Predicted 3D model of a 102-nucleotide RNA (Glycine riboswitch aptamer) from Acidocella sp. Of the family's consensus pairs, 90% are formed in the model. The sequence was found by an Rfam model in a public genome assembly.
RNA sequence: UACGGCAACGCAGGAGACACUCGCCCCUAAACCAAACCGAGGGCGAGGGCCGACGGAGCAACCCCCCGGGAAACUCUCAGGCAAAUGGACUACGUUGCCAGG
Numbered sequence: 001u002a003c004g005g006c007a008a009c010g011c012a013g014g015a016g017a018c019a020c021u022c023g024c025c026c027c028u029a030a031a032c033c034a035a036a037c038c039g040a041g042g043g044c045g046a047g048g049g050c051c052g053a054c055g056g057a058g059c060a061a062c063c064c065c066c067c068g069g070g071a072a073a074c075u076c077u078c079a080g081g082c083a084a085a086u087g088g089a090c091u092a093c094g095u096u097g098c099c100a101g102g
Stems, first nucleotide, its partner, number of pairs: 001101001004099007012091002018048001020047007028039001049082003055078001056076003062069002
């Protein structure tokens, strides 16, 4: 050279987009008891709309005889997501390990 680069862990911050509609089921308070209806919550299925910053896929310059290689925060939305929670690229800080030799 290194107040660096890479990786892991800890901690903090961290966007977008329907608390959509329909059907079925579960659960639940009061009133003497029971049932039904309504309401809140939850689960499953279907329908259309939407989001991109986990993941996945595609491509420019350029390289290459061909085949092919070749990036993203761009593009596409398969998966994922669309109240809160969870998740979340990325960023800051801290610790540890490696780059290791010249």